């Protein structure tokens, strides 16, 4: 890097640095930020996808299973920020819609 396969309305932040954009991309919107964002460093924290000789729980015991510190990633403003394309047309418009569904794009595991 390509492929499956799942998962995405929940969950988590201070402190240094740093110095204008930044929320993936185009396009609309919308929101963040000089009362200092984006980013990086640390320390903390949340998730529970992968992993397990600590414990610990069922089991006479083994095997098994659950559970789980630690570990590998991942994340830590707002629904992936919100819309777009299909179901789908109808209507001036709103709505019905926090629907389903596909696209994309993240992350994880896996395989090539």
């Nucleotide at each position: 890097a390509a492929u499956u396969u799942a998962u995405a309305a929940a969950g988590a932040a201070u402190a240094g640095g740093g110095g204008a954009g930044a929320g993936a991309a185009c396009a609309g919107g919308c929101u963040c930020a000089u009362a200092g964002a984006a980013c990086c460093u640390a320390u903390a924290g949340c998730a529970a996808c992968c992993u397990a000789u600590c414990c610990c729980u069922c089991g006479u015991g083994a095997a098994g299973a659950g559970a789980a510190a630690a570990g590998g990633u991942g994340c830590u403003a707002a629904a992936u920020c919100c819309u777009g394309c299909c179901u789908a047309a109808a209507u001036c418009a709103a709505u019905u819609a926090a629907a389903g569904g596909a696209c994309c794009u993240a992350u994880a595991a896996a395989u090539u």
SAM riboswitch aptamer (S box leader) from Echinicola arenosa, 112 nucleotides, folded computationally. Its Rfam family is "SAM riboswitch aptamer (S box leader)". Its family is annotated with regulation of gene expression in the Gene Ontology. The organism belongs to Echinicola, within Bacteria. Of the family's consensus pairs, 88% are formed in the model. It was read from a public genome assembly, where an Rfam model found it.